[in-house]
Background:
This is a predicted structure of a 158-nucleotide RNA (Lysine riboswitch aptamer) from a pig gut metagenome.
RNA sequence: UGAUAGAGGUUGCGAAUGACAUGAGUACGCUCCGUUUUCCGGCCGGCGCCGGGAGCUGAAAGGGGAUUUCGCCGAAGGAGCCUGCGCAGCGCCUGAUGUGCGGUUUCUGGGACGAAAGAGAAUAUCUUUCGGACUGUCACGAAAGUGGAGCGCUGUCA
Numbered sequence: 001u002g003a004u005a006g007a008g009g010u011u012g013c014g015a016a017u018g019a020c021a022u023g024a025g026u027a028c029g030c031u032c033c034g035u036u037u038u039c040c041g042g043c044c045g046g047c048g049c050c051g052g053g054a055g056c057u058g059a060a061a062g063g064g065g066a067u068u069u070c071g072c073c074g075a076a077g078g079a080g081c082c083u084g085c086g087c088a089g090c091g092c093c094u095g096a097u098g099u100g101c102g103g104u105u106u107c108u109g110g111g112a113c114g115a116a117a118g119a120g121a122a123u124a125u126c127u128u129u130c131g132g133a134c135u136g137u138c139a140c141g142a143a144a145g146u147g148g149a150g151c152g153c154u155g156u157c158a
Stems, first nucleotide, its partner, number of pairs: 001158006009073001012072005020064001029056005040051003045093004076108007084101005109135002113131007137148004
C1' cells in the first nucleotide's frame, strides 16, 4: 500500500410486516333552516366555484410504538447545487412552494437527556443547532487527564 474478516450498542442503523392507539365524532354524504357575493377565507396571482347553523350517519391518508423477519457497521441521516421525470393542494391557466427518484459536493464516531427552531392534528414522532455528562476508538501523558475523527480503529494475509 492492497485484499479480507471484525468491534462499538440489548435503546447501534435502516427496510418490510402489521393486531393496536391517535387522526375523529373530524372530512364527505343526507334532511331541515338560513345567508349573500361587501369584506374575508379556500396556496401566491387571474378567471370561475365554494364558505353558516341544527340533526342523522360516519371514513381515510401521512406519521406512531409492541411483535416478527430481512439487510447491514457511513450502517445511516442532514444541508447545498444540477438536471430530468412524477405527484400535491376546488376547476382551468401561469408561476412560486413542497415532495419522491437520480447525480454531485460537503457535514455528522454513537445513543440517551435538556433547550431552541422547523415539520406535524398532536402531549406521539422526525430533522437541525447548541449544551453538559456517558460511551467506543486512536494519539499524548507516570497518573489524573487532554486532544482528534469513521477516507477512522482492530485482527489476518500479501
The coordinates come from a structure-prediction model, not an experiment, and the mean pLDDT is 76.